[in-house]
Context: one part of a larger RNA
RNA sequence: CGUAGGAAAGUUGAGAGGAGCUGUCCUUAGUACGAGAGGACCGGGAUGGACGCACCUCUGGUGUUCCAGUUGUCGUGCCAACGGCACUGCUGGGUAGCCACGUGCGGAAGGGAUAACCGCUGAAAGCAUCUAAGCGGGAAGCCCCCCUCAAGAUGAGCUUUCCCUGAAGGACCCAGGAAGACUACCUGGUUGAUAGGCAGGGUGUGUAAGCGUAGCAAUACGCGUAGCUAACCUGUACUAAUUGUCCGAUUGG
Numbered sequence: 001c002g003u004a005g006g007a008a009a010g011u012u013g014a015g016a017g018g019a020g021c022u023g024u025c026c027u028u029a030g031u032a033c034g035a036g037a038g039g040a041c042c043g044g045g046a047u048g049g050a051c052g053c054a055c056c057u058c059u060g061g062u063g064u065u066c067c068a069g070u071u072g073u074c075g076u077g078c079c080a081a082c083g084g085c086a087c088u089g090c091u092g093g094g095u096a097g098c099c100a101c102g103u104g105c106g107g108a109a110g111g112g113a114u115a116a117c118c119g120c121u122g123a124a125a126g127c128a129u130c131u132a133a134g135c136g137g138g139a140a141g142c143c144c145c146c147c148u149c150a151a152g153a154u155g156a157g158c159u160u161u162c163c164c165u166g167a168a169g170g171a172c173c174c175a176g177g178a179a180g181a182c183u184a185c186c187u188g189g190u191u192g193a194u195a196g197g198c199a200g201g202g203u204g205u206g207u208a209a210g211c212g213u214a215g216c217a218a219u220a221c222g223c224g225u226a227g228c229u230a231a232c233c234u235g236u237a238c239u240a241a242u243u244g245u246c247c248g249a250u251u252g253g
Base pairs, nucleotide, nucleotide: 001152005163006162007161008160009159010158011157015149016148017147018146021049022048023047024046025045026044027043033038051106052105053104054103055102059100060099061098062097066093067092068091069090070089071086072085073084074083075082076081110144111143112142117137118136119135120134164252169247170246171245172244173189174188175187176186177185194240195239196238197236198235199234200233201232204228205227210223211222212221213220214219
């Protein structure tokens, strides 16, 4: 821009893409078959590998925004307590998120038309013949079925609702986001829980500082499963989403 009024939702599916793998074991059954050795079809069940999709409850990784330990040095006048720097100084753990080594699920089943092939009926050609007329069976393959996209499918579809009182509706702007390069998308904008703060909880770390006691001291113990705690959960208008402006018409070439 188009889809012959403008919108907001919801859809149909022409078409396109994805997926499509396979082992082992048990049973049927030591049966059919076979002198024996050996050893099935068909059918039923279980469990794996690789691959793919999703997710983070569990396990594990990361986690330079959390906690603790610790070395050297400098600083806060000193002690104590802290802070800076040294690869995040080093080390031990670790929330959310993101992940796999973790978890769940998938290939199936079914239908249709077929290939090789196997048949029925059957002439040409009194026989025979699956074929010439006609009718069946038959593959991990083909078309559906399963998953995803999809009406620019210009063949532009369909349904519902709203509006023509600058309307319905949309945008700007702002607070943000499991969304994201930007844009887009999604949520919210006081008739409000959108982000921050705060409160409570959770999680992590592992018993803070201070004081007391014991010891010459290093240190240990008590108050005290303390103190601190990011991205998590719930709540709460304290702070910030102010007020507004613009686009969009007049019944539709």